Source information: RNAcentral holds the sequence, with entries from ENA, Greengenes and SILVA. The RNA shown here (small-subunit ribosomal RNA) has 1427 nucleotides and comes from an uncultured marine bacterium. Rfam family: Bacterial small subunit ribosomal RNA.

């Protein structure tokens, strides 16, 4: 997608998480816990220590202790964070020109002296922070001298550099040097995100020399010199980012990621700077500048949680202002020890992983309850209850390790153990339409809602909500977000490019990539061995420890990499030498619309001149505009001019492509064949680049016959800015210059090799040769094998098998668009996105359907005819309108004289009024009564009589039982009832295509498949009827036949039928007969059987004979698979819903019959083929007892009276047109009969609304019917009457019957319908299909835009803090200090670049249930479509 195969995107199932949210929450272990604001921080703590360096003060148990300061060591570790950084930052492997406190080893030394200063004391400033001055003092603080080498410098002579002491007298220190270890600094190879819509960058830049500086190399800095250096193997610029071990996913290769742990780096409010020091340009140090916060007495000061806690803010979101130094480690110290928010622990959080529990056994009346139900039952479900047990965890009590080798335990009375009580304290979440395990009921009714995708919901929802049941997981379960996977959907492993997305329009060629044969060498790639490294942790394997696991420990393996080294030499590479098969050169030859230039030619169109000539010409579907009496068209001659070159002409030729077509000449390119010699891999491809490149278009100048955008007019049309016609300008032509695109197509890049053939054709060669054939190269076609392909198809001219190189693709739309760049005179070209939106879009093939596609065939389909309808009046049905109601249904064909084979009441469903409520009708339960009499008794009464009771006989069956049944009545409840709704919930029945010839199946075969074949083809038929052929062979439902009627004959039979013969009668009436007719039963008969022709010798067709009938003799019944959600819930049946003193039931009356109108179907007519009157002949089908009714009588007639016959071949209903005669004589009539009046008849309780008929009177429209349209092919049409159903009565309708009885069919072009084959398709609800664009409205994202706001940044200039450097001054000389100079952060000015936000207005785009206008595309889409 109707279905199929492919392409291709979207989506899901898995795993993971520093997660969050919703619902829920028992325990423990192990981990983890600001991903956002490198935002701001209150408070506390996080780096001190040493009295065994020093003086001093204070305290003292006189042993000693404490403390500020000087001094030493540490504060550069540990801890945090990831802002910056695309970098030697990191990773990995190397390197040389270095430093290294504390530590280790070794060598040597440790001798003399000196001057200060803090503390302290005094004075003093300030709010404070913090100072100032004077004076005193010590040292392991500071300085000098000596001594110096294995140190340093050196001009090789020499020169320079040190120390510290303390004290218990044993040590700890100190200085110089060498070595080691550790740690660090520097350099290099390789690797390390994206963007080319960033292509050029760079002046200390690149190198050199001298100098400076550093621990050290170096433009690190400086002076001079040179002009280099980097970059398409991606410099520069922009954006983003800490890197790694690892983590996660994955079969792997890869992808994503860089929390916790570990290594490195960077940073510490922002920017700059140095000091100290072994080490810093220093997180809890200093200085300066800036922003912010705080204090202030306004003068000045203070601060830096990206340490641990904690607060505010931000956010979907992330914990305690806890304990301890017991352990591990760090700092200081001789040590005791002190410090340590490192660390170890505890607290909070289901954040994750792992483990355990919430009980176990038994228990069927399968309890109650719930839910469903076909009402039987099923299910929840051994589940519960009940009974018997257990106590893990939690709880209570007690004991109590271990981390601690002597002491010391925050955790912690923790882990563990023992005892105790009691099933006790402990289950939820999501899902159940498919994917995807698991379904039912109710509610809702395109609402409410669901949804990952497809999609559910419009009254029977397994998809919404609830319930029950089920499924999954389980202290969790879902949702959301993110990553990988599936995704071979970026394809290295592992994809593609003819038509699905995708071959540049074509060539030349640079870089690059790849490259023939032989030999030798090298050893870069390659292969092998060895060594180093690849931190630990993690992953994997083995073992071990916590009861297990998670977790942890030990060992191994692995770490696919890099480096060094030793080898190998097949292949690639490199070098050398050689070769000729690739490539090229030479010679000979032929073919060609190959290119460029010049010249020439004829035909035709048009125009001009002249002649002849006259009224039209031209043009179209038809016309008109137009030309023409001022002489056209036509025709003859002459001339002008431009453009193009008929025939030949060919899937022929040439060219790289675009393209090239009269002839001749000149110049020139390439290919091909044959031959010899030569060069010796010189080759292939080709990013950028360059060149060529149809048509249209542009510029300048020419030219202009024909044609012809634009434009004008005429038509067409609803419109027609089109198609058609008449004109007509650019243009088309030439020269020069641009443009650079096409469906520039074989939709197929170039080159090389290999892989069956057959048959044409073009150009050469060779062989045989009469035509011609064979063979071999090169081109160009058709078919075809293997193979390939989703299929179509391709197939030595590959889309096959391989190799080399280039280009291109990655869902549809947005869009080949915007912005930016490049090119262009412009038009525009080229390069080329995103937001947003959809769940598809596409290719090939299949079956249908459709086509204003094709072929063939059929049908009263057309044509040929006959009669009509449409006009009139009436009947009838429908619509509409009206009405209280005009009951309801049917609606193109396939509704409308249909349901209705018959509405006055009834019917009847509608309306009005009235009435009934277990009901008009059914079943069940309970109760009661069972007919008419007769007799007797009682009571009342004067009596007639009335009331009651008893007996007898009892309605049916009977097994004899008040057993069963039946009828009636009453009561209550279950229920009845409904022509109420849904024909779109249904059954059944029916219409229609259509009595059309079709519709299918099994097996086989073909196809990846949907499907095909059969069923197509050639004939033939009414027919898928039959024959032949055929990968089909058979079969089924249909066709035909079998069935009925009718036409002929025979046999049988002969009443109620018939009558030839014999009698007879008014009469087949009767006797008789059954021959005939007829009736009704059984048979026969027709089959292309026979003949001729034709056809394939078949099927068949044509003609003929015979025959009653001839090719299905005529007619009927019979209706395939299916279509129309066709019709019917108002025949019947039925699910669901609805009503239940009414939507049920009944009664009376009304209505269905209304009437400005419209339509359908009919009847009667309009007349002379007729009417009227008279006369007269002949049927068939049927019907008949609440019936048909003869005859007779009567009435003008309808009818009435009376009654024979008949339960029917017996009796009755029962003919008309036709025939004959007469009149009418073309008129609104002797046509026509509507309408109306009046008087009647019949049916029926009842003809007012509202029946039919009769008589008399009346006498309307109508004189053959517009557009249009119907039926019919023979006993048919037409015409004439007759019967029946329904029915009391009522029809012009319906269903049947017979009488009379035609015309025409050349034929299939056209209209309609149908069938088969084929073709196209963007249709499949299938052309009443699909679908395009503008406009209008709403929403969304986006481009442009005057401007405006902000960020980043280059360059120039100005100012310049701290700071170091330099110079000068001071000094004997340094240092300090002062001054000056250049450098310099922040700041300022100016001009740019770039990014982002907003924006009046404006451009297109997308989406939207029904808007407007047209109809462009899909069929020949109605003008073929497209670039």
């Nucleotide at each position: 997608u109707g279905a199929u195969c492919c392409u291709g995107g979207c989506u899901c199932a898995g795993a993971a998480c520093g997660a969050a949210c919703g619902c829920u929450g028992g325990c423990g272990g192990c981990a983890g816990g600001c991903c956002u604001a490198a935002a701001a921080c209150a408070u506390g703590c996080a780096a001190g220590u040493c009295g065994a360096a020093c003086g001093a003060a204070c305290c003292u148990u006189c042993g000693g202790g404490u403390u500020a300061g000087u001094g030493g060591c540490g504060c550069a570790c540990g801890g945090g964070u990831g802002a910056g950084u695309a970098a030697c930052g990191c990773g990995u492997g190397g390197g040389a020109a270095c430093g290294u406190a504390c530590c280790c080893u070794c060598u040597g030394g440790u001798g003399c002296g000196g001057a200060a200063u803090a503390a302290c004391a005094g004075u003093u400033g300030g709010a404070a922070a913090c100072g100032a001055c004077u004076g005193c003092u010590a040292a392991u603080a500071c300085c000098g001298c000596a001594u110096a080498a294995u140190a340093u410098c050196u001009c090789c002579g020499g020169a320079u550099c040190a120390a510290a002491g303390a004290u218990u007298u044993a040590u700890c220190g100190c200085c110089a040097g060498a070595g080691g270890a550790u740690c660090g600094g520097c350099c290099c190879g390789c690797g390390u995100u994206a963007g080319a819509u960033u292509a050029g960058a760079u002046a200390g830049u690149u190198g050199g020399u001298g100098g400076g500086g550093u621990a050290a190399u170096g433009g690190c800095c400086u002076a001079c010199c040179a002009a280099g250096u980097c970059g398409a193997c991606g410099a520069u610029c922009u954006a983003u980012a800490g890197c790694u071990g690892g983590u996660u996913u994955g079969a792997g290769a890869g992808g994503a990621u860089g929390a916790u742990c570990a290594g490195c780096c960077a940073c510490a409010c922002u920017g700059g700077u140095a000091c100290u020091g072994a080490g810093a340009c220093a997180c809890g140090g200093a200085c300066c500048a800036g922003a912010c916060u705080c204090c202030u007495a306004c003068g000045g000061g203070a601060g830096g949680c990206a340490g641990c806690a904690g607060u505010u803010a931000g956010g979907a979101a992330u914990a305690u202002u806890g304990g301890a130094c017991a352990a591990u480690g760090g700092g200081c110290g001789c040590a005791a020890g002190c410090c340590u928010g490192a660390u170890c622990c505890a607290g909070c959080c289901a954040u994750g992983c792992c483990g355990c529990g919430u009980g176990a056994g038994u228990g069927a009346a399968g309890a109650c309850g719930g839910c469903c139900u076909u009402a039987g039952g099923g299910u929840u479900g051994u589940a519960a209850a009940g009974c018997u047990c257990u106590u893990u965890c939690a709880g209570a009590u007690g004991u109590g390790a271990g981390g601690a080798u002597a002491a010391u335990g925050a955790c912690c009375g923790u882990a563990a153990c023992a005892u105790c009580a009691g099933a006790a304290g402990a289950a939820g979440c999501c899902c159940c339409g498919g994917c995807u395990a698991a379904a039912u009921u109710c509610g809702u009714g395109c609402c409410a809602g669901c949804a990952g995708c497809c999609g559910c919901g419009g009254u029977a929802a397994u998809a919404c909500g609830a319930a029950u049941g089920g499924g999954g997981c389980g202290a969790g379960c879902g949702u959301u977000g993110u990553u990988c996977g599936g995704a071979a959907u970026c394809a290295c492993u592992g994809g593609g490019c003819g038509u699905a997305a995708a071959g540049c329009g074509u060539g030349c060629g640079u870089a690059g990539g790849c490259g023939g044969a032989u030999a030798u060498g090298a050893a870069a790639g390659u292969c092998a061995g060895a060594a180093g490294u690849g931190a630990a942790a993690g992953c994997c394997c083995a073992g071990g420890g916590c009861u297990u696991a998670a977790c942890c420990c030990u060992g191994g393996a692995a770490u696919u990499g890099c480096u060094u080294u030793u080898g190998a030499a097949a292949c690639u590479u490199c070098a050398u030498a050689u070769c000729u098969a690739g490539a090229g050169u030479u010679c000979u030859g032929g073919a060609g619309a190959g290119g460029c230039a010049a010249g020439g030619g004829g035909a035709a169109u048009u125009c001009c001149g002249a002649g002849u000539g006259u009224a039209g010409a031209g043009g179209u579907g038809a016309a008109a505009u137009u030309c023409g009496c001022a002489g056209a068209u036509a025709u003859u001659c002459g001339g002008a001019g431009g453009a193009a070159c008929a025939c030949c002409a060919g899937u022929g030729g040439c060219g790289u492509a675009g393209g090239c077509g009269c002839c001749u000449u000149g110049c020139u390119g390439g290919a091909c064949a044959g031959a010899u010699a030569c060069u010796g891999a010189c080759g292939c491809u080709g990013a950028g680049g360059c060149a060529c490149g149809a048509a249209a278009g542009c510029g300048u100048g020419g030219g202009g016959a024909g044609c012809a955008a634009a434009c004008a007019g005429g038509a067409u049309u609803a419109g027609a800015u089109a198609c058609c016609c008449u004109g007509g300008u650019a243009g088309u032509c030439c020269a020069c210059g641009c443009c650079g695109u096409a469906a520039a197509c074989g939709a197929u890049g170039u080159g090389u090799g290999c892989u069956a053939g057959u048959u044409g054709u073009c150009g050469g060669g060779c062989c045989c040769u009469u035509a011609g054939g064979g063979u071999u190269c090169g081109g160009u076609g058709a078919c075809g094998c293997a193979g390939c392909u989703a299929a179509c198809g391709c197939a030595u001219u590959a889309a096959g098998c391989a190799c080399a190189c280039c280009g291109c693709c990655u869902g549809g739309g947005g869009a080949g668009u915007a912005c930016g760049g490049u090119c262009g005179c412009a038009a525009g070209a080229u390069u080329a996105a995103a937001a947003c939106u959809c769940a598809a879009a596409u290719g090939a093939a299949u079956u249908g359907a459709c086509g204003g596609g094709g072929a063939c065939c059929c049908g009263c389909a057309c044509a040929a005819g006959c009669a009509g309808u449409g006009g009139a009046g009436c009947a009838u049905g429908u619509g509409g309108u009206u009405u209280a109601a005009u009951u309801c249904g049917a609606a193109g064909a396939u509704a409308c004289g249909c349901g209705c084979a018959g509405a006055a009441c009834c019917u009847u469903a509608c309306c009005a009024a009235c009435a009934c409520u277990u009901g008009a009708c059914a079943u069940g339960u309970u109760c009661g009564u069972c007919g008419c009499g007769a007799g007797c008794c009682u009571a009342a009464g004067a009596g007639a009589u009335u009331a009651g009771g008893c007996u007898u006989u009892u309605c049916a069956g009977u097994u004899c039982g008040g057993c069963u049944g039946g009828a009636c009545g009453a009561a209550a409840c279950a229920c009845a009832g409904g022509u109420g709704c849904u024909g779109c919930a249904u059954g059944g029945c029916u219409g229609u295509c259509g009595u059309c010839a079709g519709c299918u199946c099994g097996u086989g075969u073909c196809g990846u498949g949907a499907g095909a074949u059969g069923u197509u083809g050639g004939g033939u038929u009414a027919a898928g009827u039959c024959c032949c052929g055929c990968a089909a062979c058979g079969a089924g439902c249909g066709c035909a036949a079998c069935c009925c009627c009718u036409a002929c004959u025979u046999u049988u039979a002969g009443u109620u039928g018939c009558c030839a013969c014999c009698a007879u009668u008014u009469a087949g009436u009767u006797g008789g007969g059954c021959a005939c007719u007829u009736u009704a039963a059984a048979a026969g008969a027709a089959c292309u059987g026979c003949c001729a022709g034709u056809g394939a010798u078949a099927a068949g067709c044509u003609g003929g004979a015979g025959g009653a009938a001839g090719g299905u003799g005529g007619g009927g019944a019979u209706g395939a698979c299916g279509u129309c959600a066709a019709g019917u819930c108002c025949u019947c049946a039925u699910g669901g819903c609805c009503c239940u003193u009414a939507u049920g039931u009944g009664u009376u009356g009304g209505g269905c019959u209304a009437c400005a109108c419209a339509c359908g179907u009919g009847c009667u007519a309009c007349a002379a083929u007729g009417g009227u009157a008279c006369u007269u002949a002949c049927a068939a089908u049927g019907g008949g007892a609440a019936g048909c009714a003869a005859a007779g009588a009567u009435g003008c007639a309808a009818g009435u009276c009376c009654u024979a016959g008949c339960c029917a071949a017996u009796c009755c209903c029962u003919a008309a047109a036709a025939u004959g005669u007469a009149c009418c004589u073309c008129a609104g009539u002797u046509c026509g009969g509507a309408u109306u009046g009046u008087a009647c008849u019949c049916u029926g309780u009842a003809a007012c609304u509202c029946g039919a008929g009769u008589g008399c009177a009346u006498g309307a429209a109508g004189c053959u019917g517009g557009a249009a349209u119907u039926g019919c092919u023979a006993g048919u049409a037409a015409u004439c009457g007759c019967g029946g159903a329904u029915c009391a009565g009522c029809g012009c309708g319906c269903c049947g019957c017979g009488g009379u009885g035609a015309a025409u069919a050349c034929g299939u072009u056209c209209c309609c319908g149908g069938g088969u084959c084929u073709u196209g398709u963007a249709c499949a609800c299938a052309c009443c299909g699909c679908c395009c664009g503008u406009c209008a409205c709403a929403c969304c994202a986006u481009g442009g835009a005057a401007g405006u706001u902000g960020g980043u940044u280059a360059c120039a200039c100005c100012u310049u803090a701290a700071g170091g450097c330099a110079a000068a001054g001071c000094u004997u000389a340094u240092a300090c200090c002062u001054u000056u100079g250049a450098c310099u952060a922040c700041g300022g000015u100016a001009c740019g670049a770039u990014c982002a936000g907003c924006a009046a207005c404006u451009g297109g785009g997308g989406u939207g249930a029904a808007g407007u206008c047209g109809u462009a595309a899909c069929a020949a889409g109605g003008u073929a479509a497209c670039c």